[in-house]
RNA sequence: GCUUGGGUAGCUCAGUUGGUAGAGCAUUCGCCUGAAGAGCGAAGGGUCACCGGUUCGAACCCGGUCCCAAGCA
Numbered sequence: 001g002c003u004u005g006g007g008u009a010g011c012u013c014a015g016u017u018g019g020u021a022g023a024g025c026a027u028u029c030g031c032c033u034g035a036a037g038a039g040c041g042a043a044g045g046g047u048c049a050c051c052g053g054u055u056c057g058a059a060c061c062c063g064g065u066c067c068c069a070a071g072c073a
Stems, first nucleotide, its partner, number of pairs: 001072007010025004019056001027043005049065005
C1' cells in the first nucleotide's frame, strides 16, 4: 500500500424491510438478613468513531476520514 472484519451504555456484545436504541455484567436504591453475601425488584447511564450526502425519517443506505484486528504484498 491492497483486501476483509470490527468501532453501539463503565465492560462484553445484540440490533437486516430504514420507522420510539436493547440484553447480560457492573453501579445506585428498595425488599430479604442480626449484618453481609446470594436471590428478587426498580432506577440511572448513549454525540450508535468523525464529517458530509440520500430520504418525510439513517446505528442501518452512499462517499470521505480516523482507530483496532487478521490476511496479502
Notes: The prediction has a mean pLDDT of 83. A computed fold for a 73-nucleotide RNA from a Patescibacteria group bacterium, annotated as transfer RNA. The source organism's lineage runs through Bacteria and Bacteria candidate phyla. Rfam family: tRNA. Rfam describes the family as follows. Transfer RNA (tRNA) molecules are approximately 80 nucleotides in length.